[in-house]
Order: sequence, then C1' cells, then structure tokens
RNA sequence: GGAUCGGUAGUCUAGUUGGUAGGAUGACGCACUCACACCGCAAGGGUCAAGGGUUCAAAUCCCUUCCGAUCCA
Repeated sequence: GGAUCGGUAGUCUAGUUGGUAGGAUGACGCACUCACACCGCAAGGGUCAAGGGUUCAAAUCCCUUCCGAUCCA
C1' cells in the first nucleotide's frame, strides 16, 4: 500500500429484506438478614465511532474519515 470483517449502555452482546434499540452483567434504591451474601422488586443508564448523502422515515442503504483484528504484498 491492497483486501475482508468489526465499532451498539460501565462491561459483554442481540438487533439486516429501512418503521418507537432489546438481553445479560455491574453499580444505585427498596425488601429480606443481627449483618453480609444469595434470591425477589423497582427505577435508571444508549448523540448506535465521526461527518455527509438517499428517504416520509437510517444502527440498518451509499460515500468519506478515524480506530481495532486478520490476510496479502
């Protein structure tokens, strides 16, 4: 330098023929307990890597850029 794959909550991850972004885990609160842990309940947490384009509507399609992994040279 070229090719392919990937970037979604603190962490891990699902979400594709475009239509309100889900789960697990962790942290916080309540309940339980002498207390802690486990279990139960409730609530919260996401500019979907960045910018632009297409569209009534984009995590999803297109272009560029950044970062990571693998392969080729």